[in-house]
This is a predicted structure of a 107-nucleotide RNA (SAM riboswitch aptamer (S box leader)) from an uncultured Pseudomonadota bacterium.

RNA sequence: CGCCCAUCUAGACCGGCUGAGGGACUGGCCCUUUGAAGCCGGGGCAACCUGCGCGAAGCGUUCAGGUGCCAACUCCUGCAGCCCCUCACGGGUCUGAUAGAUGGGUC
Repeated sequence: CGCCCAUCUAGACCGGCUGAGGGACUGGCCCUUUGAAGCCGGGGCAACCUGCGCGAAGCGUUCAGGUGCCAACUCCUGCAGCCCCUCACGGGUCUGAUAGAUGGGUC
């Protein structure tokens, strides 16, 4: 890298260095010199895995460890279906798929 499984409308930011981008991609729409991304330090959220306690399933805890995360629903959207509005273009709700993210497993 690939494949499989689970989850994705909740939650959680300060300081230092630095200095222009960032939100995966498309089209939008946003964030950003009142400081983007990155690095470092500290803090927090969460509870996927290990451990721990109870245990049938499973539940609990954050005490210890491995990750993850800390603007906006995965920011919205894309493909398909149902329904609704519109003369039409087009738009809206819901569901599913695809894509993506994170964790676990496998090779």